[in-house]
Context: one part of a larger RNA
C1' cells in the first nucleotide's frame, strides 16, 4: 500500500410489504466454533532475499542459511465472536386512558357557476382581438326575470396548515377500515435493523369492454399574423377528461438527499398532545414529547451550500456508479391485447 464514490460533476430502485441472506441490547455459568500462543510434522528441487565460492569480470554456476505468510496434529489461553442454558428492561411490541387529521373504501345528500332546452320581457346586435374576420342573431340572438334537464369540479375557509410509505388526498353525512400522535410505566421479554428473490401499491397519458359527456380539449376545420406559419390569438370541434371494471407500470415518480440507531451549540415561527405556574374561565409565560418551516454554531463540502428533518461523527444492511458519443439502442430473455416496459452489450469514433 491493502480502491473512491453516489443534493447539483456518473451514480439512491417511485414506494412499501417481506424470504434468504448479512448484522445485532444487558448480566452470568458453561463450551472452546472462529480468535491468539506454542510445539511437531509438512510445506521436492529450482526461482526470489542473505553469506561464502568458481569461471581475469559480469551475466552464469556451485555451497550454506534464510524464507516458504499455508496445512495437519497435539497442548495451551477465554476478552471478543459462535453455541447451550440460566437472567434482566434500556431496544421492540403489547394493554389501558386520551386526541389531531383533505389517511383509504363505500353510500347518500347540498348549493354557486357553465352550457342546453322551455315560457316571459325586450330590439339589433352579440361575440372576439393588438386590430380584425370566420362565428351566433330579425326563423328573434346578446341582456334579463321564471322553471326544467345534464356532467363535471367543490369558491371563501386554505395556513413554508393536516395526512399518507409513495404516488396522492379538498363541499356535507352516515357506514367500514388502516396508520400516527401523547399520557401511565402495567405486561412480554432481544421477539430487533436491514432486505438479493418475491408480492403488492403506484400521477398523467395510452389500451379492452360497457356507459356518461356539462365544460375544457390533442387531432381535425375555418378565421388571423407572416416572407412562410403544418404554430403563438380567435371561432368551432373529436378522441380523452367522468364512471365501473380489467390492463399499462412509466415521470424533473425531485428533497434529483434509500433505510435503521446513536451522539454533536443554540435562536424563532408554526401543528398536535401533555405537566407546571397563574386564574372565576379563557389568554399569556415557563417546560417536555412528536410534527413541519426559518436563520444559524462547530463540522462537512470543489464550490453552492448542509447545519438534531445533515450533506457533521460513527455502525449495520441494500441499491448504484466507474470518460463522452454510440445507447437507455441492437440481439437475447420475461412482461403486455398492444403502444411499449424491465434487463442489456459491442463495432466504430473522439
Nucleotide at each position: 500500500c491493502u480502491g473512491g464514490g453516489c443534493g447539483u460533476a456518473a451514480a439512491g430502485c417511485g414506494c412499501g410489504u417481506g424470504u434468504a441472506g448479512g448484522c445485532g441490547g444487558u448480566c452470568g455459568c458453561a463450551c472452546g466454533u472462529g480468535u491468539c500462543g506454542g510445539a511437531u510434522g509438512u510445506g521436492a528441487a529450482a526461482u526470489c532475499c542473505c553469506c561464502c565460492g568458481g569461471c581475469u569480470u559480469a551475466a552464469c554456476c556451485g555451497g550454506g542459511g534464510a524464507a516458504a505468510u499455508g496445512c495437519a496434529u497435539c497442548c495451551g489461553a477465554a476478552a471478543c465472536u459462535a453455541u447451550u442454558c440460566g437472567a434482566c428492561u434500556u431496544g421492540a411490541g403489547g394493554u389501558u386512558g386520551g386526541u389531531a387529521g383533505a389517511g383509504g373504501g363505500c353510500a347518500g345528500g347540498g348549493g354557486a357557476a357553465u352550457u342546453c332546452c322551455c315560457g316571459g320581457u325586450g330590439u339589433a346586435g352579440a361575440g372576439g382581438u393588438g386590430a380584425a374576420a370566420u362565428u351566433c342573431g330579425u326563423a328573434g340572438a346578446u341582456a334579463u326575470c321564471g322553471g326544467g334537464a345534464g356532467g363535471a369540479a367543490c369558491a371563501c375557509c386554505c395556513g413554508u396548515g393536516g395526512c399518507g410509505a409513495a404516488g396522492g388526498c379538498g363541499c356535507c353525512u352516515g357506514c367500514c377500515u388502516g396508520g400516527g400522535c401523547c399520557a401511565c410505566a402495567c405486561c412480554u421479554g432481544a421477539c430487533g435493523c436491514u432486505g438479493a428473490g418475491a408480492c403488492g401499491c403506484g400521477a398523467a397519458a395510452g389500451c379492452g369492454u360497457g356507459g356518461g359527456g356539462a365544460g375544457c380539449a390533442a387531432a381535425c376545420a375555418g378565421g388571423a399574423u407572416u416572407a412562410g406559419a403544418u404554430a403563438c390569438c380567435c371561432u368551432g370541434g373529436u378522441a380523452g377528461u367522468c364512471c365501473a371494471c380489467g390492463c399499462c407500470g412509466u415521470a424533473a415518480a425531485c428533497u434529483a438527499u434509500g433505510g435503521a440507531u446513536g451522539c454533536u451549540a443554540g435562536g424563532u415561527g408554526u401543528u398536535g398532545c401533555g405537566g407546571g405556574u397563574a386564574u372565576c374561565c379563557a389568554c399569556u409565560c415557563c417546560c417536555g414529547c412528536a410534527g413541519u418551516g426559518c436563520c444559524g454554531u462547530a463540522g462537512c463540502u470543489a464550490a453552492c451550500g448542509c447545519a438534531u428533518u445533515a450533506a457533521g461523527c460513527a455502525u449495520c444492511c441494500c441499491g448504484c456508479c466507474u470518460g463522452g458519443g454510440g445507447a437507455g439502442u441492437a440481439c437475447g430473455g420475461c412482461c403486455g391485447c398492444a403502444a411499449g416496459g424491465c434487463u442489456a452489450a459491442a463495432a466504430c469514433u473522439c
A computed fold for a 350-nucleotide part of an RNA from a metagenome, annotated as small-subunit ribosomal RNA, central domain.
Its Rfam family is "Bacterial small subunit ribosomal RNA".